Predicted 3D model of a 74-nucleotide RNA (transfer RNA) from a Minisyncoccota bacterium. The source organism's lineage runs through Bacteria, Bacillati and Minisyncoccota. The sequence is in RNAcentral, with records from ENA.

RNA sequence: GUGGCUGUAGUUCAGCUGGCUAGAACGUCGGGUUGUGGCCCCGAAGGUCGGCGGUUCGAAUCCGCCCAGCCACC
Numbered sequence: 001g002u003g004g005c006u007g008u009a010g011u012u013c014a015g016c017u018g019g020c021u022a023g024a025a026c027g028u029c030g031g032g033u034u035g036u037g038g039c040c041c042c043g044a045a046g047g048u049c050g051g052c053g054g055u056u057c058g059a060a061u062c063c064g065c066c067c068a069g070c071c072a073c074c
Base pairs, nucleotide, nucleotide: 001073002072003071004070005069006068007067010026011025012024013023019057028044029043030042031041032040050066051065052064053063054062
């Protein structure tokens, strides 16, 4: 330099056939239970879906460029 894959909550990931309101588990916070703590149960907070544009009535999802990581080739 060329090509490919990945980027979504604090962490690991799902969703990518465009359309309820973007979700799960773990973690965090509050409450219940308990002599205290853990386990368990209930609830809550937390996301401009890597960035900027484009297409569309509508984009996490499609297209272009850029950024970061990984892989292959040169």